Background
This is a predicted structure of a 147-nucleotide RNA (FMN riboswitch aptamer (RFN element)) from Neobacillus kokaensis. Lineage of the source: Bacteria > Bacillota > Bacilli > Caryophanales > Neobacillus.

[in-house]
Parts: sequence; structure tokens; C1' cells
RNA sequence: UAAUUCCUUCGGGGCAAGGUGAAAGUCCUUACCGGCGGUGAUGAAGCGAUGCUUCUUAGUCCGUGACCCGUUUAACAGUAAUGUUAAACGGUGGAUCUGGUGAAACUCCAGAGCCGACAGUUACAGUCUGGAUGGGAGAAGGAAAAG
Repeated sequence: UAAUUCCUUCGGGGCAAGGUGAAAGUCCUUACCGGCGGUGAUGAAGCGAUGCUUCUUAGUCCGUGACCCGUUUAACAGUAAUGUUAAACGGUGGAUCUGGUGAAACUCCAGAGCCGACAGUUACAGUCUGGAUGGGAGAAGGAAAAG
């Protein structure tokens, strides 16, 4: 210096107000919210400074997680069919345009849109309740470490 391994901690926000109704945080008007990594022409700071470095900018671009489905393997239960749990792998999976600037923008500026797992519910849910004191993309810190 460092492949890699291990440990610890952290790791999601949001219906105000009004209407209808027997009943709605679920419908209507309207309000509010935006996981993680990447990219990045924004913004900021630093420097031997006309360039370079660092930090920073996307719900809707690229990739990805939760949820759901399947396969394989293992353990357990069962006479069996099969079931449960765990791990690995695979699948499914929502949404953006117009104008401006410019060499270049789906990221900047302006405007107008659009999207949001499953189960539950006196009435249809991104926002309530539940699985979930769970899982998790990943983030930070620490330890070991061949050569």
C1' cells in the first nucleotide's frame, strides 16, 4: 500500500381545509410526500488559480431495494401428496413533456403533467391500520490481512 474477510452503528416521507354520505385520513375539490447507488452544463469552497481538486444538484434518465411469483438446495413436519422456514438464483415491477439558455440538457431555469407493492377497512387508500421491534438497496466507522 492493499485484494479480501469480519464486527458495530445507521438505513422512508406524506391528506391541512372543504363537499357528499348512515358510514370515507379510502370517493370529489384540494393539500401533502419522494428509499439507495450512478450520471450530471447547477450551486459553493479551496488552491502556486483562466484551470484543477473537493463538496453538492433527477420520484418520472440508467441501475437497484422493499412487496409479489417461481426454481433449486437444505432443515423440519407428514404414510404420502404436500406444507413451513432459510439460503442462493431467476422473473414481475410505476411515471415527462413543452418552451428557454447553450456546442451539448428527459438532470439547469420557466410552465404544465404524470406515478406510487400486498393484506385490511361501515366506502374504492402513495398518505390510515397490519405483516414490520421484520427485511433491505446501501452509508459511516472499526479490526484482521497474503504478497